[in-house]
Predicted 3D model of a 1482-nucleotide RNA (small-subunit ribosomal RNA) from Maritimimonas sp. The source organism's lineage runs through Bacteria, Bacteroidota, Flavobacteriia, Flavobacteriaceae and Maritimimonas. The RNAcentral record of the sequence draws on ENA.

RNA sequence: UCAGGAUGAACGCUAGCGGCAGGCUUAACACAUGCAAGUCGAGGGGUAACAUAGUUGCUUGCAACUGAUGACGACCGGCGCACGGGUGCGUAACGCGUAUACAAUUUGCCUUAUACAGGAGGAUAGCCUUUAGAAAUGAAGAUUAAUACUCCAUGGUCUAUAGUUAUGGCAUCAUAAUUAUAGUAAAGAUUUAUCGGUAUAAGAUGAGUAUGCGUCCUAUUAGCUAGAUGGCGAGGUAACGGCUCCCCAUGGCUACGAUAGGUAGGGGUCCUGAGAGGGAGAUCCCCCACACUGGUACUGAGACACGGACCAGACUCCUACGGGAGGCAGCAGUGAGGAAUAUUGGACAAUGGAGGCAACUCUGAUCCAGCCAUGCCGCGUGCAGGAAGACUGCCCUAUGGGUUGUAAACUGCUUUUAUAUAGGAAGAAACCCUUUCACGUGUGAGAGGCUGACGGUACUAUAUGAAUAAGCACCGGCUAACUCCGUGCCAGCAGCCGCGGUAAUACGGAGGGUGCAAGCGUUAUCCGGAAUCAUUGGGUUUAAAGGGUCCGUAGGUGGGCAAUUAAGUCAGAGGUGAAAUCCCAUAGCUUAACUAUGGAACUGCCUUUGAUACUGGUUGUCUUGAGUUAUAUUGAAGUAAGUAGAAUAUGUAGUGUAGCGGUGAAAUGCUUAGAUAUUACAUAGAAUACCGAUUGCGAAGGCAGCUUACUAAGUAUAUACUGACACUGAUGGACGAAAGCGUGGGGAGCGAACAGGAUUAGAUACCCUGGUAGUCCACGCCGUAAACGAUGGAUACUAGUUGUUGGGGUUUACCUCAGUGACUAAGCGAAAGUGAUAAGUAUCCCACCUGGGGAGUACGUUCGCAAGAAUGAAACUCAAAGGAAUUGACGGGGGCCCGCACAAGCGGUGGAGCAUGUGGUUUAAUUCGAUGAUACGCGAGGAACCUUACCAGGGCUUAAAUGUAGAUUGCAUUAGCUAGAGAUAGCUAUUUCUUCGGACUAUCUACAAGGUGCUGCAUGGUUGUCGUCAGCUCGUGCCGUGAGGUGUCAGGUUAAGUCCUAUAACGAGCGCAACCCCUAUCGUUAGUUGCUAACAGGUUAAGCUGAGGACUCUAACGAGACUGCCGGUGCAAACCGUGAGGAAGGUGGGGAUGACGUCAAAUCAUCACGGCCCUUACGUCCUGGGCUACACACGUGCUACAAUGGUAGAUACAGAGAGCAGCCACUAUGCAAAUAGGAGCGAAUCUAUAAAGUCUAUCUCAGUUCGGAUCGGAGUCUGCAACUCGACUCCGUGAAGCUGGAAUCGCUAGUAAUCGCAGAUCAGCCAUGCUGCGGUGAAUACGUUCCCGGGCCUUGUACACACCGCCCGUCAAGCCAUGGAAGCUGGGAGUACCUGAAGUCGGUGACCGCAAGGAGCUGCCUAGGGUAAAACUAGUAACUGGGGCUAAGUCGUAACAAGGUAGCCGUACCGGAAGGUGCGGC
Repeated sequence: UCAGGAUGAACGCUAGCGGCAGGCUUAACACAUGCAAGUCGAGGGGUAACAUAGUUGCUUGCAACUGAUGACGACCGGCGCACGGGUGCGUAACGCGUAUACAAUUUGCCUUAUACAGGAGGAUAGCCUUUAGAAAUGAAGAUUAAUACUCCAUGGUCUAUAGUUAUGGCAUCAUAAUUAUAGUAAAGAUUUAUCGGUAUAAGAUGAGUAUGCGUCCUAUUAGCUAGAUGGCGAGGUAACGGCUCCCCAUGGCUACGAUAGGUAGGGGUCCUGAGAGGGAGAUCCCCCACACUGGUACUGAGACACGGACCAGACUCCUACGGGAGGCAGCAGUGAGGAAUAUUGGACAAUGGAGGCAACUCUGAUCCAGCCAUGCCGCGUGCAGGAAGACUGCCCUAUGGGUUGUAAACUGCUUUUAUAUAGGAAGAAACCCUUUCACGUGUGAGAGGCUGACGGUACUAUAUGAAUAAGCACCGGCUAACUCCGUGCCAGCAGCCGCGGUAAUACGGAGGGUGCAAGCGUUAUCCGGAAUCAUUGGGUUUAAAGGGUCCGUAGGUGGGCAAUUAAGUCAGAGGUGAAAUCCCAUAGCUUAACUAUGGAACUGCCUUUGAUACUGGUUGUCUUGAGUUAUAUUGAAGUAAGUAGAAUAUGUAGUGUAGCGGUGAAAUGCUUAGAUAUUACAUAGAAUACCGAUUGCGAAGGCAGCUUACUAAGUAUAUACUGACACUGAUGGACGAAAGCGUGGGGAGCGAACAGGAUUAGAUACCCUGGUAGUCCACGCCGUAAACGAUGGAUACUAGUUGUUGGGGUUUACCUCAGUGACUAAGCGAAAGUGAUAAGUAUCCCACCUGGGGAGUACGUUCGCAAGAAUGAAACUCAAAGGAAUUGACGGGGGCCCGCACAAGCGGUGGAGCAUGUGGUUUAAUUCGAUGAUACGCGAGGAACCUUACCAGGGCUUAAAUGUAGAUUGCAUUAGCUAGAGAUAGCUAUUUCUUCGGACUAUCUACAAGGUGCUGCAUGGUUGUCGUCAGCUCGUGCCGUGAGGUGUCAGGUUAAGUCCUAUAACGAGCGCAACCCCUAUCGUUAGUUGCUAACAGGUUAAGCUGAGGACUCUAACGAGACUGCCGGUGCAAACCGUGAGGAAGGUGGGGAUGACGUCAAAUCAUCACGGCCCUUACGUCCUGGGCUACACACGUGCUACAAUGGUAGAUACAGAGAGCAGCCACUAUGCAAAUAGGAGCGAAUCUAUAAAGUCUAUCUCAGUUCGGAUCGGAGUCUGCAACUCGACUCCGUGAAGCUGGAAUCGCUAGUAAUCGCAGAUCAGCCAUGCUGCGGUGAAUACGUUCCCGGGCCUUGUACACACCGCCCGUCAAGCCAUGGAAGCUGGGAGUACCUGAAGUCGGUGACCGCAAGGAGCUGCCUAGGGUAAAACUAGUAACUGGGGCUAAGUCGUAACAAGGUAGCCGUACCGGAAGGUGCGGC
C1' cells in the first nucleotide's frame, strides 16, 4: 500500500422488464403563483349570493316582491387553530438517555360518581344613515340579539383563616373526622329522541418541576463567582426554588479539570468488527430547539404561538409620496449555490385529524400516480443437435500448424418477456338508509342497500415468431487473466513497488483471455486488515522511549490471626428497559426483496430478599515487614580549622660562559645589560608522587597528603522495645560535573580569545613561542552533560564455579551475613548479549514512546541579571530513517607470506638523425577499428594499379552463385578495326559438335539477390587482463530464526587449498602437481642421400670409391631421478648437508596447458547471427586520386656519437629452415646493382662467403679514415605502369650527433648483453618489423624497512555502482509552505457610560363610565442604537528570519577506516563555510 464490507452519494461508458424502498448532505440563501385550518343555522341577529315555492307586473319570458323553504356571504358567539406537517440555526445544557421523586403541581375535549341550573340587568358587532382615505383601514350617529357580558340568590367532599381528635409517614408534614368566620356557580337549543351548561371528587391522557448516573476536543484555557453561596421575611408562579426583592452572613465551584475557547441537536438505531471497540445520527419512531433577525406580552386548559398580535432591524413589493403590505426550515414550483437530489399531478376510496346530533364540510396529514439503474431483490436476452473443426481475423519454428471454436452456417424445439386481442380483481367494512330479533327507552346482534383516486391496474387466456433485449473493467507482482504491432525517458501509465532511453505481457491499438453483469468502473467518506494507542492485546540496554538524583503531599497498592458489618462481589425475586430495528419460527404477496404474527433478545438501571470465601469499613490482637536501642566495626562520606614535604615560578646573592629553548625540520622567543646550567636563601599560589588496586564511601553529582572538632551513613551480632508505623509517588521541595554570570579577594602553573612563527594552494586549524578571561577562595545565581550500567524504585522466588572488601563463627578443610568483580546453566532476547548486582519468573507504583525530516524549532506561558532553561506544535516534505548480525570491498588498521616489486647489478629509453605506429591539424578523401595497466612496428605475415572498404568523375540495374521448369535459338564463339580515360559502345570476318539419343551456347518468363550500412549495450564464436595467482565450489552432516557459517579455520610445511598433525566434520569436484612435446645421459633396433675407426683403391685436395655399423648423426622404442640412500632436526609432513652415487638432485631447463569469475573489456570490418535501414542505390563496374599530406606532440625501434673502435687484406667454426612461373653451382661481360650462357636439385644427395672471432697492416682522439642523414647526377631490376609512391647499384655531397634533464623500461644463466643466419607474406618492396635459429657469453641478490601488484587471517566501517565510495555546511538560482513585523481591514464575546421602542409590573388617574374599570401621564427593567478603553481571534502587508524541495553551479573537505588532529555530549569564545580551541564528561 492493496485485497473485504458499507453509502441519501457523484462522475465516465452502457442500458430490456418488474417489485419494494429512497431522493437539496451545499445557501436556517431569496422567493413569482396556487393550495396546506377550518367548522357549527341543533347558540344568535339576520338574508349579500344560489336554488325551490308562492305572489305581483306584464312585453310570455323577463323583472320585482315574500326569509316562506333548502341553504348561507359578511357579522356576534362556541370549539379548533398549541395537533398534524417542516427544518437542525442555536444548545456541551437536567438538552437528551436511563432510573426515581412531586408530602411542591396542573390538565380542555373523554370516562365514572354526586349535587345543581332561581331571579334581574345594561350593552355591542352586524344592519341602516352620514363621513375620511389612492389603498390598507377607519370615524360619527341611530337601532338590535344570544349558549356574548354584568349583578343578586342558593350551594358543597370547594377556597382562605383559626382550632380539636385519631391514624400514618421519608423531615417539612399527609389523611380522616369535626367547630367557627368569610367568599365564589350555571345556558340554553330542539324535529321531544337527545345535545349541551355549573360545582366538586376520582380516573385516563397530556404537560410542568426536581434529583442520581451517563453524555466531544483543547491545560500553549488554572483559577472562576456579588444574586454569586446560604439564611429570616416578603412578592410572584399551576407549583418548589435567588425565580425576584429588603436585610444578614461570606460563602460556593475547581487538578476526580472549575472558568474560558472550539465543535455539535440527543436517543432508539445504522455501518464495520470474532469480540472489545471505532465511525455515523439520511429515510422510520421518541424527545428537544426554531419559524426573516432580535425583543415582548395578549388570548387560552395548553403558546410567549410556522400559515396570530405589538415593537425594533435588514430585505422585497405597492403608492395618488400622505402612507401601507409581506415572511415556503408546509406541498408543488422558481432563481441562486453546487459534483449533486423529482410533478406548479390525482383523490379524500382507505387510515387518521378538526368541527358538527347528523348528513356533511375541510384536510399538499395520508393514500396513490409521475420522474431518476440512487439502492436492494427477482426475471430475461434462448435451448438441443451440429466438424469440412468452413471463411474472415490473430499468432507461429510459416510447403504446415495453432486459436477464435460447437462458436457460426444448418436442423429441430420452446415462448418467460416484448407486441396484438379478449376477460378482469382483492383492497369495502363501516357511518348512513330500510328491515328483523333481544333486552326495555337506547344500546347490542343479524339481513339487505349505498361508497374505489389508484385503474381497465395486478392477474388470466389466445395468436405470431428466436422473433424485441449486453455491456463494463481488467490481464508486470500484490491479483484471476498473454501475444503481436506502433511508440522510443517521447507520448503516456501508476493504489504501492514501479514501467517507457528500438525487440515494452506495465504506454496506444488489435487478437485472445479473466472477472462481474443491466450493470461495470473511477472518485469521495467510514470501519476492517492495524496487536500501527495494545481493557481484551504493545513496548522503553543498543531500534522511538527510564525523569540527573533523592525527600515527600494527594493518590494508588499493601503482612499474620479473630470477631463484626455487608459497600464492592455472587444468587433469587419484582419493576422498567416504547414501538420499529437485529435474531429465531411461522405466515402473506408465483419467488425474493418487502410485509405481518409470535417468541427470544435488549448484555442496562432501580427496588427487594439472601450468601459472606475474597477486597473494603470497624474493633481487638500478633511479630516475621518497618523502626528504636545496646555492643562491635568500616570507609578518599560531609563541613570547618590547622599543618607537612616534593615540584614549579619569581626575587636576591654566588659560581660560570655562549648559547638556551623548541621541532618532522625550523622559526618566532630568551641571552654578553651574563641567559640556560648550578648553589644558597626568601616569597607565592595551586595540586597532593609512592601507598593505589575491576579497592573503598556516598542518593546522584562526586570524594585522595596529615591532624583535630562537629555531623551523617552502612554492616554484623544480640537482647529489649513500638506493633504494619510499609512501598511507590502526579503537583511540590532539596541537592546537582564542567562551562558561564554578579560582588569582593587571589593569581604559581595551565590556558578559550588574541598576537607572532611555521606548515599549506589557502590554514581564521593541527605543531611551536607568548598570553587575557578563566581555573583557586568567600557569598549569591544558573540547573544543564554520552548527568551512562545509554538498564526507574520496592518485594519475593529461581543451578553452579572462581576472585576480592568489611563483619561474625570455627580454628586454619570451611560455614555465614552485607557489598564488589569474572565465567557460565536454565530461561529471556531480533540478535549482540544478559544470566541471583537479570535484560529470568511474578506483584505494586511512578516516568516515558508511537515512521524520518521540519524541530527540541515557532508562537504563547513560567523561571533567569544575562547566557539561556522548562513546557512544546503546525504547515510542508520523503518512502524511508533506524537496530543487530552476515558476506564482500576498502583503510594514510594490524599480523604472516610471495613476485626482477624494491634493493644489488648489467644494458637501455627519455637528447640526435632516420624508420614505423598514434594523436592533432589539413584535405574532395586523407576508409574503418584498437585508447591507462590490458591501444600506439596493433588488425596489416608486406596500400604504385589490384588490395580498398574512402574521394572526384563516367557508367549499369542485376555481375556471380547454383540451378529448376517451360519456350525460343544456333552470327552465342574467336580474330581484327574504330571511338573513348576506361568500363563500354559500334563495325568487319568466322558461321557449334554429334555415336543423331543428345550435349553446349544465347535470349525470355517465374522463383530465389547484394550491402566492409547501424547496433560488440541484443548475440554466438574467438581473444586480452587480473594470473600459471592458488584459489573457486559441491554432497551429506552439524551450528544459526535467518542471511550464512563449518569443511576451506588453528599449529607446522610447501612453488602450490602441497602435505602432515589437530579438529563437527566426513568426503568429493574444477584448479595445483603429474600424465604430453622439445632438450640434457645411456641402451636396443635400423644404416641412405648421413658417418668414416680399421682394411683396400684413389686424387693437387676431398668418404671421392670399394667396404663397414664401431663413432657422430638420423628416428622409433626403452632405461634413468623417486627425497630412493646416509647423517642431523622434527610427532609427522618436511627441511638442512655446496653428503654419497649420478649425465642430471630436490617441480633438472623450456614449451603446451589458463579454475569460479571480473572489466556491459575487444571484435557485427575474419566468420556466423537477431533486429533496424538502403534497393536506377548505402548495390555494382571503370579511370584517376587518397590511405604515403605536415607548424606540432607521444609510443616502439634502427643507426650512431667511436680505439673493447673504423678501414683493408687473410682465415676458422653453426643451427634451423626454404626452393620448379623456384633455388641457381660454374663460365663470360660490367666498378657494381645486374646481364648473357648454363650443370645440379621437387632435395639428410643440388643451391647460400655465417658474423662477431683469429692473424696482419693502418688510422691516434679530431666532428675525425667516427657518423651516415640530406641532396645532385648516372644506372639496374620487378612490373601494363615506379610522377604522386618501389627496392637496389655507382660517383659526388657529408647534416645532427662527443653518451643524453625530470622521469622511466628490461633482465637472476646458457639468462642479460652482443653477433650474424633463415622463413612467412611477396611480381617487386618502403622489413630497421615479426616469427624462428644458432655463435660468443657475463655481473649481482645483504635482505624484505620502503614503492607497486597479489594471497591468507584478523579488525573498523555511515561503503555494496563497493574509496574513482559515501558525505557536511556556507554562497548563487528557481519553486513551495511557514515564523516575526511598522501598519491596514474584519469578526464574535465581554466591561463601563449615554440613549431607549413595544410590553408586563408598580404609581397616579382632575377625563370617560352608575359601577367594575378604562383612556392618559409616569417609574423600574429591556431588545436595539451610540461612545470609550482594553483583551481575544482571523485575513492582509513594505521589509525580514530560518526551513523544505530541485540530473549534472561555486568554495572547501567536517564525518564514515586510527577518515589522515579518534569521535561525540554539555558549555564558553572565535571563524567565509563545514568547523576550530579551552574546561569537564562518555